[in-house]
Context: one part of a larger RNA
Molecule: small-subunit ribosomal RNA, central domain
Organism: uncultured Pseudomonadota bacterium
RNA sequence: CUGGGCGUAAAGCGUGCGCAGGCGGCCAUCCAAGUCAGUGGUGAAAGCCCGGAGCUCAACUCCGGAAUUGCCAUUGAAACUGUUUGGCUCGAGUACGAGAGAGGUGAGUGGAAUUCCCAGUGUAGAGGUGAAAUUCGCAGAUAUCGGGAGGAACACCGGUGGCGAAGGCGGCUCUCUGGACCACAACUGACGCUGAUGCGCGAAAGCUAGGGGAGCAAACAGGAUUAGAUACCCUGGUAGUCCUAGCCCUAAACGAUGGAUACUUGGUGUGGGGGGUGUUAAAUCCCCCCGUGCCGAAGCUAACGCGUUAAGUAUCCCGCCUGGGGAGUACGGUCGCAAGGCUGAAACUC
Repeated sequence: CUGGGCGUAAAGCGUGCGCAGGCGGCCAUCCAAGUCAGUGGUGAAAGCCCGGAGCUCAACUCCGGAAUUGCCAUUGAAACUGUUUGGCUCGAGUACGAGAGAGGUGAGUGGAAUUCCCAGUGUAGAGGUGAAAUUCGCAGAUAUCGGGAGGAACACCGGUGGCGAAGGCGGCUCUCUGGACCACAACUGACGCUGAUGCGCGAAAGCUAGGGGAGCAAACAGGAUUAGAUACCCUGGUAGUCCUAGCCCUAAACGAUGGAUACUUGGUGUGGGGGGUGUUAAAUCCCCCCGUGCCGAAGCUAACGCGUUAAGUAUCCCGCCUGGGGAGUACGGUCGCAAGGCUGAAACUC
């Protein structure tokens, strides 16, 4: 390479957009590039293979055939792929109607709580633990009440609930704005799927500059524990956590499961919408579409399990794997302010 694979054994890019490329619905038509058929040329000989012959046999040699799976030319065929032209509406999209949502951006605003400050009441403890101590407190703490400041996060609702491509998103109001669903069936008429390179987004931590800093808290200090205790526990506490602008680009970025389409028994819950039944209006019950869970036919699977949200049955496109260690290391390249990221070996060894 072929082949076989990628939930857990090695293997799905963190996630989207998308150029090239690959693949692509129904009907008719044209061409004949692919495809198929005929004919001609070529594919040297020897060798290999088959049949026969000659040396007493064999090796060897000779004759004939086959093969040379290919290429070129030419004449045809037109089902399929492709090309041309015309058409269609189921794929895709647009418009109209209606509702759902922590989807995103910016601005404003609310209450509870912690801390701190001021003032009142009040007096000897408070705090903390397995037990203590460090610590705070007669310069009046803890507790309680009134007032004020400031930062961060939003109890209940809240839910195997919702939204988003993923990361993720949760008090309330407003601004701007993305997507999806349902209903209707008016419009476009294959406009589609995937997607190497590329471009965007991307938790936390970290970095640069300027703000901010209540609580929490790496580092650090002290108190304990212990044989020791550079820990677990306690008292403190700085970066950081927050905001603005710019970087970084990683993760058990997980459903450890790439995207799209079609098909294949069911049961039960839940979110959104619609139709029918019913009602004064509802509720109830039945059905359909979209989402999200659980259980399970067939089937699949090494098993566990998956099972219309497939890991079933198929097609298209992309990414990736090929024994363990060495190693996600070295070297080189590239990106980054740095930390480091991406790409990514070998010797050797089992």